RNA sequence: GCCCACGUAGCUCAACAGGCAGAGCAGCCGCCUUGUAAGCGGCCGGUUGCAGGUUCGAGUCCUGUCGCGGGCU
Numbered sequence: 001g002c003c004c005a006c007g008u009a010g011c012u013c014a015a016c017a018g019g020c021a022g023a024g025c026a027g028c029c030g031c032c033u034u035g036u037a038a039g040c041g042g043c044c045g046g047u048u049g050c051a052g053g054u055u056c057g058a059g060u061c062c063u064g065u066c067g068c069g070g071g072c073u
Base pairs, nucleotide, nucleotide: 001072002071003070004069006067007066010025011024012023013022019056027043028042029041030040031039049065050064051063052062053061
């Protein structure tokens, strides 16, 4: 230098012929318990790396760019 994959909640990851962004863990509250843990219920948490484009509508498609990983030279 070229090619490929990935980047979504504090963490690990879903969401694929474009159509309301979700789960588990963590955190907070409650139930249960003599108490704690476990268990159960609820709540909170997001400019989907960044900037543009296409579209009525983009996490998803296109372009550029940044980061990380892998491959080739």